[in-house]
Context: one part of a larger RNA
Molecule: large-subunit ribosomal RNA, domain II
Organism: Bacteroidales bacterium
RNA sequence: GCCUACGAGUUAAUGUUGUUAGCGAGGUUAAGGUAUUAAGUAUCGUAGCCGAAGCGAAAGCGAGUCUGAACAGGGCGUUAUAGUUAACAGCAUUAGACGCGAAACUUAGUGAUCUACCCUUGAGCAGGAUGAAGGUCUGGUAACACAGAUUGGAGGUCCGAACCGGUAGCUGUUGAAAAAGCUUCGGAUGACUUGAGGGUAGGGGUGAAAGGCUAAUCAAACUGAGAGAUAGCUCGUACUCCCCGAAAAGCUUUUAGGAGCUGCCUUGUUAGUGAUUUACAGAGGUAGAGCUACUGAUAGGAUGCGGGGGCUUCACCGCCUACCAAUUCCUGACAAACUCCGAAUGCUGUAAAUAAUAUAACAGGAGAAAGGCUAUGGGUGCUAAUGUCCAUAGCCGAGAGGGCAAUAACCCAGACCAUCAGCUAAGGUCCCUGAAUGUAUGUUAAGUUGAAAUAACGCGGUUGGACUGCAGAGACAGCUAGGAUGUUGGCUUGGAAGCAGCCAUUCAUUUAAAGAGUGCGUAACAGCUCACUAGUCGAGCGGUCCGGCAUGGAUAAUAAACGGGCAUAAGCAUACUACCGAAGCUAUGGAAUACGAUGUAUUGGUAGGGGAGCAUUCUAACGACGGCGAAGCAUAUUCGUGAGGGUGUGUGGAGUUUUUAGAAAAGCAAAUGUAGGC
Repeated sequence: GCCUACGAGUUAAUGUUGUUAGCGAGGUUAAGGUAUUAAGUAUCGUAGCCGAAGCGAAAGCGAGUCUGAACAGGGCGUUAUAGUUAACAGCAUUAGACGCGAAACUUAGUGAUCUACCCUUGAGCAGGAUGAAGGUCUGGUAACACAGAUUGGAGGUCCGAACCGGUAGCUGUUGAAAAAGCUUCGGAUGACUUGAGGGUAGGGGUGAAAGGCUAAUCAAACUGAGAGAUAGCUCGUACUCCCCGAAAAGCUUUUAGGAGCUGCCUUGUUAGUGAUUUACAGAGGUAGAGCUACUGAUAGGAUGCGGGGGCUUCACCGCCUACCAAUUCCUGACAAACUCCGAAUGCUGUAAAUAAUAUAACAGGAGAAAGGCUAUGGGUGCUAAUGUCCAUAGCCGAGAGGGCAAUAACCCAGACCAUCAGCUAAGGUCCCUGAAUGUAUGUUAAGUUGAAAUAACGCGGUUGGACUGCAGAGACAGCUAGGAUGUUGGCUUGGAAGCAGCCAUUCAUUUAAAGAGUGCGUAACAGCUCACUAGUCGAGCGGUCCGGCAUGGAUAAUAAACGGGCAUAAGCAUACUACCGAAGCUAUGGAAUACGAUGUAUUGGUAGGGGAGCAUUCUAACGACGGCGAAGCAUAUUCGUGAGGGUGUGUGGAGUUUUUAGAAAAGCAAAUGUAGGC
């Protein structure tokens, strides 16, 4: 992991609601007794309980009573008479109360054959090394001291087996082993090791102290009992079909992942309300707008009260000002906690119309009270977040189907069942891939784009439009030629001659035309060039503004963001036609539910409420089947919306069962479920 078996809302009492039944202003017996039985049933038993009257603390009074001085007022009642007993069902309470699950607590015991420490009594430690004290001899001293030799054999001494340990590495890691093996290493006469016997016991022991050890268990052992401790927590909770169908909100909570009340769901009863649209009548201060209409904020200008500074004077007065600046005026402009104004929606009411089943009250049963995304109006945040907090709507949640390549929420659309029928939606129609290599006119050259998104600013990319200038009296571009004279204008200057700078009615002449000079250049000249003009050429050439599509700006971690191929289209723009395309709609057949019933409407669904059934075991009654083959098993076939039922054949070899009722140890895929098998 699979298979088989087992495995979770039960039982009792009480209460409450409903259904059914009996009796009914009444209803009913309990314990117990009697009769008779297979079980049991019948009958007696009125003690008690509920109801028919309440009010008051009570005495008590009574359709009233209590309070009170009250004939007042007020409270609770009457005037509105139905209860009670039993069975069954839902729910609640008390009990273990749907099942499994703690860590722990208390109590009574069992453990020191493991291990810690202690007591008693025993045992063990190859071999080698070092050579303390002391002794003796010799030397030495006044005597000691001291020195040397020798003897001696001390030590938590040294090396190293047994023995005890466990330093490092490798192996082992479903091991050979629930801590070992191999190599290596520490101690090895000692605070050494060890045998046997004995002692200390659970908030206790023991501990050269690590919270260590106390029988593979230790920050409080193990076993039994309290005990089914408690678990607002996690997990699990078993057949079918049908009807309806939520919530993730408000208030409160030692409350925030739990509860209570309310809202939202369901079932029943009773009412006859509710909804939408239109018309009319209302309340209101949002969006917007406005502010010489308030409060506040505010840019520029005019005016300049007042102030600062300066002048003057003995002082007052007075004068001045590139300063600050009140009020007022002109122009501009801001506000969630500003408003002279002010919508649309929404809300309330009245009336009519419309469709249909939306509304309310009471009673039984719930679940839910972690919500999420998108759009819009806002707060917060960075006008950040798949952020967070509100509001309005939709969707997901609890919603399948088609589209967006894939993709809860986006777009389309709400799945009763069947069909080898049709039409469409969103979205698509070259191939993958169902349907146009469709029609017409443009546009893009960037693979832009063709399905995420991209700015300021730049650009003689290209294309369209508007306005405007020049042009066969020859434009624009190119080429040839000219581009002169007074004059080196005046001033300035070392110089200034068209071209450092300043000035000027920058004038005049010759001209086809030529500036007191457009730009290079020189120290200054010179030189080159331009404006301007002629010739040549022969048809369009310039300027400004507004659009379309492109282009640079353009930067992220694997190739990798048209789904791929593809590319004057299969991209983009505009218009049109055809087709494809869903569980939508239609067609045909069928099922069920509701109702006002020849019909119409409806039938997605989690939590959850309600209804109807299937199967299993046992019991009762009437029956039925079975050695001419029961149950069980296997297989084929058939019926039913389904749980399931029937029949044939084989196997099997002795019991089985319809129907109507009753009673439950009454249905398994899950609980790291339990047991067994593989």